[in-house]
Description:
The part of an RNA shown here (small-subunit ribosomal RNA, central domain) has 351 nucleotides and comes from a seawater metagenome.
Context: one part of a larger RNA
RNA sequence: CUGGGCGUAAAGCGUACGUAGGCGGAUGAACAAGUUGGGGGUGAAAUCCCGGGGCUUAACCCCGGAACUGCCUUCAAAACUGUUCGUCUAGAGACCGGGAGAGGUAAGUGGAAUUCCUAGUGUAGAGGUGAAAUUCGUAGAUAUUAGGAAGAACACCAGUGGCGAAGGCGGCUUACUGGACCGGUACUGACGCUAAGGUACGAAAGCGUGGGGAGCGAACGGGAUUAGAUACCCCGGUAGUCCACGCCGUAAACUAUGCGUACUAGGUUGGGGAAGCUCUGACGCUGUUCCCGGCUGAAGCAAAAGUAUUAAGUACGCCGCCUGGGGAGUACGGCCGCAAGGCUAAAACUC
Numbered sequence: 001c002u003g004g005g006c007g008u009a010a011a012g013c014g015u016a017c018g019u020a021g022g023c024g025g026a027u028g029a030a031c032a033a034g035u036u037g038g039g040g041g042u043g044a045a046a047u048c049c050c051g052g053g054g055c056u057u058a059a060c061c062c063c064g065g066a067a068c069u070g071c072c073u074u075c076a077a078a079a080c081u082g083u084u085c086g087u088c089u090a091g092a093g094a095c096c097g098g099g100a101g102a103g104g105u106a107a108g109u110g111g112a113a114u115u116c117c118u119a120g121u122g123u124a125g126a127g128g129u130g131a132a133a134u135u136c137g138u139a140g141a142u143a144u145u146a147g148g149a150a151g152a153a154c155a156c157c158a159g160u161g162g163c164g165a166a167g168g169c170g171g172c173u174u175a176c177u178g179g180a181c182c183g184g185u186a187c188u189g190a191c192g193c194u195a196a197g198g199u200a201c202g203a204a205a206g207c208g209u210g211g212g213g214a215g216c217g218a219a220c221g222g223g224a225u226u227a228g229a230u231a232c233c234c235c236g237g238u239a240g241u242c243c244a245c246g247c248c249g250u251a252a253a254c255u256a257u258g259c260g261u262a263c264u265a266g267g268u269u270g271g272g273g274a275a276g277c278u279c280u281g282a283c284g285c286u287g288u289u290c291c292c293g294g295c296u297g298a299a300g301c302a303a304a305a306g307u308a309u310u311a312a313g314u315a316c317g318c319c320g321c322c323u324g325g326g327g328a329g330u331a332c333g334g335c336c337g338c339a340a341g342g343c344u345a346a347a348a349c350u351c
Base pairs, nucleotide, nucleotide: 003323004322005321006320008304012319014201015200016199017198021194022193023192025088026087027086028085029084030083031082033081034080035077036076037075038074039073040072041071042070049065050064051063052062053061054060091191092188093187094185095184096183097182098181103177104176105175106174107173108172109171110154114150115149116148117147118146119145120144121143125136126135162169163168206247207246208245209244210243211242215241216240220236221235222234223233258318259317260316261315262314263313266296267295268294269293270292271291272290275286276285277284300307301306324351325350326349333344334343335342336341
């Protein structure tokens, strides 16, 4: 340098944006760097290969040829790649008009429940379990009524529903704000795709400072169970869970399936938009088209199960990753972090 792969066997970075780089739509012209052809020069000798010859043979040696796949130079070609200059609109974007949505941030606000406090009624139990006990209660519990306080989460709606790049997002209202989608256009004119480094975001747990603390609840204490029970069950309960700011940067971060483009049978269904029909309107209905999401399934693919227009099919472009098991995602070094640790990442040895 090359091969084969990456849903489940080893293997898709958690996600996005984007730099270099790689790749790149239609058409005309010029150039001739790549490319192709011809000529010239060079490519020492030896070696290798082919044909001969010499030592008794061979190794070895000698002669001739070919080759030295390369480089330089010159002439020519112009299809393809490239460069430059034009033109274009199918990619991409822009503008106008719409409706949908738990998309994000901030502020405000609502009811149910829970716990606690105060007061009333009321009396001996309550609670909990497989059964119990620890526990609470005559200092009046549990139950019930009224009032108050606090924090957290938002029943029904709710849906193989919606939105978001992913993580994720669910009471209501307002403000600010991102994206996608549909319809239209007389705009720009390849502005594109991917993306090493890089940057940003990134559940839960954890960390720092300051708040908050109802419920739940690692650790911890107690009661049970048991041969034991550092558990499962029960009674308590601290960190934490919540908020602000700052870190951490990991997950079965999963569709275990990178992104983009094009093409390749159907059937059925949900959401959004546009169109048409009926109707005074609300609303209802219809088949087609666009976008998003399911189920089923022909061909194809696949080791199989399966997958199948949301491909794991057929192709192209670019990135990432894998190369027997263990040692090991470890040691050492470096970078990052307050720490916990993270990222990068071996070898001996062994089967």
Model confidence (mean pLDDT): 87 of 100. The full RNA is in RNAcentral, with records from SILVA.